[in-house]
RNA sequence: AAAAGGCAAAACCGGGGAAACCCGGCGACGCAAAGCUAAAGGGCCCCACGAGGGCAGCCAGCUGCCGAA
Numbered sequence: 001a002a003a004a005g006g007c008a009a010a011a012c013c014g015g016g017g018a019a020a021c022c023c024g025g026c027g028a029c030g031c032a033a034a035g036c037u038a039a040a041g042g043g044c045c046c047c048a049c050g051a052g053g054g055c056a057g058c059c060a061g062c063u064g065c066c067g068a069a
Stems, first nucleotide, its partner, number of pairs: 006031002012025005029057001035062003041059002043055004
């Protein structure tokens, strides 16, 4: 490269939450790991400020499909 597939941003609808954000539906911006890991890698966000809560599609670590290499 090819093949088989996979995931699913924003918006909108319903629900949970103080919020960040999360769940479901719809949707598809993108992704070779957009799989997993959140006191105990860094970083960022919220906060009723509580050693509290959240983000993995920011970097990072671990694992993994195909196979021209």